[in-house]
RNA sequence: GCGAGAACAUCUGGAGAGCGGCGCGCACGCGCCCACCGAAGGAGAUUUCCGUGCCGGCGCGUCCAGCGCCGGCACGGAAAGAAACUCUCAGGUACAUGGACAGAUGGGGCACA
Numbered sequence: 001g002c003g004a005g006a007a008c009a010u011c012u013g014g015a016g017a018g019c020g021g022c023g024c025g026c027a028c029g030c031g032c033c034c035a036c037c038g039a040a041g042g043a044g045a046u047u048u049c050c051g052u053g054c055c056g057g058c059g060c061g062u063c064c065a066g067c068g069c070c071g072g073c074a075c076g077g078a079a080a081g082a083a084a085c086u087c088u089c090a091g092g093u094a095c096a097u098g099g100a101c102a103g104a105u106g107g108g109g110c111a112c113a
Base pairs, nucleotide, nucleotide: 001110002109008106009105010104011103012102013101018034020033021032022031023030024029035093036092037091041089042087043086044085046080047079048078049077050076051075052074053073054072055071056070057069058068059067060066
């Protein structure tokens, strides 16, 4: 969170993008290269805190060296955190397979944090 039913199972529907090139070994498959897709999965945004560096302002100081406070930016770390948005890691780009999601049937307690 759901009892107008959790996980799960079965059936049905289900988009997008090169039947790309080279090689191994003809195909399946594998490796490399180029171009693409978002709907398996995964990750991200944002907020808070801490640390470091830089800049600016205020104050202190023997007005020197420097110190303290506040604000901004960048980097790093930790915690929380959504999506059909974003990324394209993974996966995919004729058929087949897969496929978020939706419907139906079963199931009868689980799922998530």

A computed fold for a 113-nucleotide RNA from Paraburkholderia caffeinitolerans, annotated as Glycine riboswitch aptamer. Of the family's consensus pairs, 84% are formed in the model. The RNAcentral record of the sequence draws on Rfam. Its mean pLDDT, the model's own confidence on a scale to 100, is 75. The source organism's lineage runs through Bacteria, Pseudomonadati, Betaproteobacteria, Burkholderiaceae and Paraburkholderia.